A computed fold for a 346-nucleotide RNA from a Patescibacteria group bacterium, annotated as Bacterial RNase P class A.
It is recorded under the gene name rnpB.
Taxonomically the source falls in Bacteria candidate phyla (Bacteria).
Its mean pLDDT, the model's own confidence on a scale to 100, is 75.
RNA sequence: UGUCCAUAUCAGAUGGUCGCUCCGCGGGGCAACUUGCGGGGAGGAAAGUCCGAACACUCCCCAGCCCCUUUCGAGGGGCUGGGAGAAGGGUAGCGGGUAACGCCCGUCGGGAGUAAUCCCAGAGGUGCGAGCAGAGACGCUUCUAACGAAAGAAGGAAGCACCCACUUGUGGGUGAGUCCGUAGGGCAACAUACGGGGUGAAACGGCUAAAUCCUUACCUGGGUGCAAGGCCGUGUUCGUAGUAAUACGAAAGUGCCGCUCGAGGGUGCGAGCAAUCGCAUUCCCAGAUAAAUGAUCAUCAAUCACUUCGGUGAUACAGAAUUCGGCUUAUCGAUAUGGAAAUAAG
Numbered sequence: 001u002g003u004c005c006a007u008a009u010c011a012g013a014u015g016g017u018c019g020c021u022c023c024g025c026g027g028g029g030c031a032a033c034u035u036g037c038g039g040g041g042a043g044g045a046a047a048g049u050c051c052g053a054a055c056a057c058u059c060c061c062c063a064g065c066c067c068c069u070u071u072c073g074a075g076g077g078g079c080u081g082g083g084a085g086a087a088g089g090g091u092a093g094c095g096g097g098u099a100a101c102g103c104c105c106g107u108c109g110g111g112a113g114u115a116a117u118c119c120c121a122g123a124g125g126u127g128c129g130a131g132c133a134g135a136g137a138c139g140c141u142u143c144u145a146a147c148g149a150a151a152g153a154a155g156g157a158a159g160c161a162c163c164c165a166c167u168u169g170u171g172g173g174u175g176a177g178u179c180c181g182u183a184g185g186g187c188a189a190c191a192u193a194c195g196g197g198g199u200g201a202a203a204c205g206g207c208u209a210a211a212u213c214c215u216u217a218c219c220u221g222g223g224u225g226c227a228a229g230g231c232c233g234u235g236u237u238c239g240u241a242g243u244a245a246u247a248c249g250a251a252a253g254u255g256c257c258g259c260u261c262g263a264g265g266g267u268g269c270g271a272g273c274a275a276u277c278g279c280a281u282u283c284c285c286a287g288a289u290a291a292a293u294g295a296u297c298a299u300c301a302a303u304c305a306c307u308u309c310g311g312u313g314a315u316a317c318a319g320a321a322u323u324c325g326g327c328u329u330a331u332c333g334a335u336a337u338g339g340a341a342a343u344a345a346g
Base pairs, nucleotide, nucleotide: 001342003340004339005338006337007336008335009334010333012300013299014298015297016296017295018294020041021040022039023038024037025036026035027034028033043317047328048327050326051325052324053323054322055225056224057223058222059221060083061082062081063080064079065078066077067076068075069074088220089219090218091217092216093107094106095105096104097103108122109120110119111118112117123215124214125213130208131207132206140155141154142153143152144151160175161174162173163172164171165170166169177199178198179197180195181194182193183192185190229257230256231255236251237250238249239248240247241246264283265282266281267280268279269278270277271276302315303314304313305312306311
């Protein structure tokens, strides 16, 4: 210097003018409302709704208490607390993190890459189909034994690498592999060394293996999702009664609550390889409901395109709706930190 890898951050800035929404304080108004000042006002994915949790209601089961009925056997209802067992479902090397996860971190094994690094449908058994070696793995030869089938019995070469011998496909040797033991390492998965021991093999059914089925360990009571659900009886609409005021009943994204202070953010210190956790201190940072978060002007900055060199134009994906933790997908560009293999110069 360009290339590559991992992680993190930003997603134009400042000011003027005119608006929108929420909150606080003040003025006016009986009230609806209006007005002044101050403050907050989209994202890293707000998206897909694919996992997990909080929260709410409901169903099931268990325990306790209370009430009602009773033919005294029991039955029914309510409140409070909880989820044991079974079935079903899920997860899958090992260890850790977490409220929880199929997520994250570390690590082992296997694979890809020169490397940084990345990927794995990675529990045990079975083995449909397929592949490999083999003459044959829907079996081969012979015999019982007879046309054949079925049944039974007997039989023999070949499995990876290297070396040697010779008649070139046989024989021999060594090693790997696999099994066992010992030693020390690791929480563990696992790995190392040594040992001698066995096998050096199979058609009496080989090897690979992500279909299927079975098993093991762990997790989990099922369902519906804030349009959950609760309160009020103010407003709207409809119906009935009434001359009317009004009363009663019903409905619906009506009103209010749920609703944003939260597994929350910043900073510092500490524990840990890390994910993460602990302590201290500090901050309040959207809460709308047809749905606010905008429009416009000026200056400056970055990149790209065009240019008559004066300038002109363009600016990623995208838009909260109960809230969080993840994953996945979309994304113009810019920056930082750490690392790898090259090349060049000193």